Notes:
Predicted 3D model of a 475-nucleotide part of an RNA (small-subunit ribosomal RNA, 5' domain). Its Rfam family is "Bacterial small subunit ribosomal RNA".
[in-house]
Context: one part of a larger RNA
RNA sequence: GAGCGAACGCUGGCGGCAGGCUUAACACAUGCAAGUCGAACGGGCGCAGCAAUGCGUCAGUGGCAGACGGGUGAGUAACACGUGGGAACGUGCCUUUCGGUUCGGAACAACUGAGGGAAACUUCAGCUAAUACCGGAUACGCCCGCAAGGGGAAAGAUUUAUCGCCGAAAGAUCGGCCCGCGUCUGAUUAGCUAGUUGGUGGGGUAAUGGCCCACCAAGGCGACGAUCAGUAGCUGGUCUGAGAGGAUGAUCAGCCACACUGGGACUGAGACACGGCCCAGACUCCUACGGGAGGCAGCAGUGGGGAAUAUUGGACAAUGGGGGAAACCCUGAUCCAGCCAUGCCGCGUGAGUGAUGAAGGCCCUAGGGUUGUAAAGCUCUUUCGGUGGGGAAGAUAAUGACGGUACCCACAGAAGAAGCCCCGGCUAACUUCGUGCCAGCAGCCGCGGUAAUACGAAGGGGGCUAGCGUUGCUC
Numbered sequence: 001g002a003g004c005g006a007a008c009g010c011u012g013g014c015g016g017c018a019g020g021c022u023u024a025a026c027a028c029a030u031g032c033a034a035g036u037c038g039a040a041c042g043g044g045c046g047c048a049g050c051a052a053u054g055c056g057u058c059a060g061u062g063g064c065a066g067a068c069g070g071g072u073g074a075g076u077a078a079c080a081c082g083u084g085g086g087a088a089c090g091u092g093c094c095u096u097u098c099g100g101u102u103c104g105g106a107a108c109a110a111c112u113g114a115g116g117g118a119a120a121c122u123u124c125a126g127c128u129a130a131u132a133c134c135g136g137a138u139a140c141g142c143c144c145g146c147a148a149g150g151g152g153a154a155a156g157a158u159u160u161a162u163c164g165c166c167g168a169a170a171g172a173u174c175g176g177c178c179c180g181c182g183u184c185u186g187a188u189u190a191g192c193u194a195g196u197u198g199g200u201g202g203g204g205u206a207a208u209g210g211c212c213c214a215c216c217a218a219g220g221c222g223a224c225g226a227u228c229a230g231u232a233g234c235u236g237g238u239c240u241g242a243g244a245g246g247a248u249g250a251u252c253a254g255c256c257a258c259a260c261u262g263g264g265a266c267u268g269a270g271a272c273a274c275g276g277c278c279c280a281g282a283c284u285c286c287u288a289c290g291g292g293a294g295g296c297a298g299c300a301g302u303g304g305g306g307a308a309u310a311u312u313g314g315a316c317a318a319u320g321g322g323g324g325a326a327a328c329c330c331u332g333a334u335c336c337a338g339c340c341a342u343g344c345c346g347c348g349u350g351a352g353u354g355a356u357g358a359a360g361g362c363c364c365u366a367g368g369g370u371u372g373u374a375a376a377g378c379u380c381u382u383u384c385g386g387u388g389g390g391g392a393a394g395a396u397a398a399u400g401a402c403g404g405u406a407c408c409c410a411c412a413g414a415a416g417a418a419g420c421c422c423c424g425g426c427u428a429a430c431u432u433c434g435u436g437c438c439a440g441c442a443g444c445c446g447c448g449g450u451a452a453u454a455c456g457a458a459g460g461g462g463g464c465u466a467g468c469g470u471u472g473c474u475c
Stems, first nucleotide, its partner, number of pairs: 001475004006471005013347006019340002021305001026303003030300003035064003040061002043058006071258003081182006089175002094171008102136004111126006142151003156163003184230003191221003196218008233255004237248004260281005283294004311337001313336003319333001320331004350380004360371004384416001386411005394402001419464005424445003430459005440447002
């Protein structure tokens, strides 16, 4: 000098754009953050109807979604990440193509009845539907097998135009796995290793593999730093620097890991699953003491910690996502608004004229000098702000939270809008008074003990300016 997710002190007019718990991965009251489908299905209730039935609504069976989106950085020095390759894999929804969609059956919720419990919830008996479940048939592909041969599927709905369902092949997308290279500090850590290293055979997986197991061999790694210990999410990037490099990894984007702590599997195309399940633990809450409920590192918000970091806001209008044939519903993703000079950028706090160089202040050699065209006065202007009126784009036909916002017009009136730090040298800027090694200053050198340009005040001056200084950190 530059920079910052900054903080602190003094001060503070407006706007645009951005940013905002770096600390306790501490504990959390309350609300919301993942639902949707009646064009899969039966039923309860309400309404209409004589009825058939229709409409609405509610829980349930069933389907899809809840593995995305959102948060955090604890752990991890590792194929975690970056980059470049590889072979032994999977892939719901989407696209393309080929072939099919046949005949039956038995249940379980809801519901009804009878119980248990304070509650959470739960037991028994009975009835019932389906795109839920099961069996038979069929098999272009498909699977097993050298072959012969064997095995294996489906679901319907409605407003009749479609949406579905099953098998197979291909694609796209996404993902799993393996490898080369790169990736912090310590040798005051020098040896480490028994599923350890390799083989054979098997098990397991979507798939390779000591991933797991039996047997066999005795290997494998290491001063080119193994092992151990400490620290740490990685990257694109960011800051600095002429560069090389150094430091860093907030916001945005990609990947990874985690979801009270530890462990486990279930379902599923996909999870070992933040707002699913089970077990154990700590903690909190309810209880009729028998037993139950919970997990904000989602958005707000609370306590606590801290130098320090915001609203328990609006809307699904846009973009995107889930469900649905659609209408539509849901969406604290998102889009907006609120708070904060936290940062960057822009604008304003007036312009011109005005000398008897007014008054006042300060200094003085008492002549004067300076503040100073500064003020007043005169002539103007109206940005921002204020008041009134009009009023968008963003939205392809409809639909606008933002928002009566941006923007435009008119009106009034210089009117409502300047501070902070410094002035001994470095370093731009000097005098007077007070104080008297005191009180104090200080980044370094150093000032202060009776004329202090260095302390405190005043006048004057210098610098920056809605900021200015200080502190901390990086180059």

The prediction has a mean pLDDT of 88.